[in-house]
Parts: sequence; C1' cells; structure tokens
RNA sequence: UCUUUAUAAAGAUGAGGUAAGAGAUCGGGCUCUGCGACCCUCAGGCAACCUCCCUUAAUGUAGGAAAGGUGCCAACUCCCUCCCAGUAAUUGGGGAAUAUAAAUG
Repeated sequence: UCUUUAUAAAGAUGAGGUAAGAGAUCGGGCUCUGCGACCCUCAGGCAACCUCCCUUAAUGUAGGAAAGGUGCCAACUCCCUCCCAGUAAUUGGGGAAUAUAAAUG
C1' cells in the first nucleotide's frame, strides 16, 4: 500500500510545548478556537480488534482478564452531499467514502 472481513448513535482527562486555524478529501452547512483550538510530549483514562484464560466436537459462540500489540479520549464518522420512501423532520432504509483492527499478497 492493494484486497477481504468485522465494527463505527456507547465510552474516555490534566499538565507542558507550540502558535492560527481546526473538525478526512471536493463542495454546502454547522460547531470548536488567543479564556490557546488543531498538533506534539508526558502522565492518566476509555474500550475490547489481536493476545491470554475459560466454555465448546470446533479455530464457531457466549463469558472473563486487561500483562502484551494496536486504537481511541468535542459534537452520531458533527450533518448533508449518491439512491429509494416521505409534505417535511434531530425521519427511515440502502450505498459510497473514511477510520480502526486482523489476515493474505
């Protein structure tokens, strides 16, 4: 990095540094932000994909742990943008894209 599979309406803070934008991209909104956002570092935390334990005929499934490998810690992936239904909606369903994990190449 390609592909495949699973999940994505839950959850989770402080300090130090930096300094003007940030929230994935194109776009439209709407939010956060010099009372310092975003990002980086340290500590802390959340969660349970791999891992470990256990159940099992089974590498399924349910349950448990959180030492290890990740990940995450504003707003539903912030909302929409593509299709269908709907007068409409903080409406419903389906896609696409994105993110995270694992596996193969």